Context: one part of a larger RNA
RNA sequence: CGAUGUUGAAGGAACUCGGCAAAAUGCCCCCGUAACUUCGGGAUAAGGAGGCCCUAUCUGGAGGCAACUCUAGAUAGGGGGCACAGAAUAGGGGGUAGCGACUGUUUAUUAAAAACACAGGGCUCUGCGAAGUCGCAAGACGACGUAUAGGGUCUGACGCCUGCCCGGUGCCGGAAGGUUAAGAGGAGAAGUGCAAGCUUUGAAUUGAAGCCCCGGUAAACGGCGGCCGUAACUAUAACGGUCCUAAGGUAGCGAAAUUCCUUGUCGGGUAAGUUCCGACCUGCACGAAUGGCGUAACGACUUCCCCGCUGUCUCCAGCAUCGACUCA
Numbered sequence: 001c002g003a004u005g006u007u008g009a010a011g012g013a014a015c016u017c018g019g020c021a022a023a024a025u026g027c028c029c030c031c032g033u034a035a036c037u038u039c040g041g042g043a044u045a046a047g048g049a050g051g052c053c054c055u056a057u058c059u060g061g062a063g064g065c066a067a068c069u070c071u072a073g074a075u076a077g078g079g080g081g082c083a084c085a086g087a088a089u090a091g092g093g094g095g096u097a098g099c100g101a102c103u104g105u106u107u108a109u110u111a112a113a114a115a116c117a118c119a120g121g122g123c124u125c126u127g128c129g130a131a132g133u134c135g136c137a138a139g140a141c142g143a144c145g146u147a148u149a150g151g152g153u154c155u156g157a158c159g160c161c162u163g164c165c166c167g168g169u170g171c172c173g174g175a176a177g178g179u180u181a182a183g184a185g186g187a188g189a190a191g192u193g194c195a196a197g198c199u200u201u202g203a204a205u206u207g208a209a210g211c212c213c214c215g216g217u218a219a220a221c222g223g224c225g226g227c228c229g230u231a232a233c234u235a236u237a238a239c240g241g242u243c244c245u246a247a248g249g250u251a252g253c254g255a256a257a258u259u260c261c262u263u264g265u266c267g268g269g270u271a272a273g274u275u276c277c278g279a280c281c282u283g284c285a286c287g288a289a290u291g292g293c294g295u296a297a298c299g300a301c302u303u304c305c306c307c308g309c310u311g312u313c314u315c316c317a318g319c320a321u322c323g324a325c326u327c328a
Base pairs, nucleotide, nucleotide: 001323002322003321004320005319006318007317008316010314011313014312019309027051028050030048031047036041038157052079053078054077055076056075057074058073059072060071061070062069063068080084092307093306094305095304097302098301099299100298104116105115120155121154122153123152124151125150126149132141133140134139158294159293160292161291163224164223165222168221169220170217171216172215173214174213177212178211179210183206184205188201189200190199191198192197225243226242227241228240229239252286253283264280265279266278267277268276
């Protein structure tokens, strides 16, 4: 000097990105226990008090005819210790917000999460030799199942809901029409031959799906405006005008895991708060199953605050052990 333990005056998070680490809490009995809630929970909520030994009395239980033996408690009195769940084992707690409903799963070896999954919801395909998948095939899975089934895809408990747009892309439907390959067709043309012929070429006409075309469909992929004016202070604009669009963002939420300007403004908390909570709405660039907004319970998740507690710190020090170091 380091590591691992352990102790510490006064203060008690002033440390730090952050209470990281440590300390504290911890068991049993009794009392007591809030908001909220899906009425199950929340809850060991929180917060208190007791616990050792002796004596007496009382109440139980088991065995026994009884005497008595074993055992569980209650009440009262007393005793000793620094300390009585005497060691070890053994929850810190509360409040707020975000995200995800939950228990689960995951990057074996830097990520455990808000990611994945999930029950639930929707759309779509599939009538059975099913669709789908593997295979050249035979064949197999699906399934010894049969639409309350199976596949694909999106969303993700529950509650309240899920607006407008089918112009583009996709998908579905459409006995017409246009276009359209091989094939069919063969008017003609060319070469050659004395000729019969042979060999080429070939218009019209006919000819499927597809595409064009006509409709439908957004819990399909997706999309959801601009400018100008206007009210008897000012400001603002319920209102009007105009351009464009397939339609111009509804409900709800909103400086948000989304807000650039921005440490927005106001309020709360602090002596002091770029974070936090509640509002406002000027949403650079929220928004409704790429789901919207809430939500009890849950979380080794993330944020902020408070109580307790402490060597995290002010500010370091002692002790023990093991190293390092010195000597041998």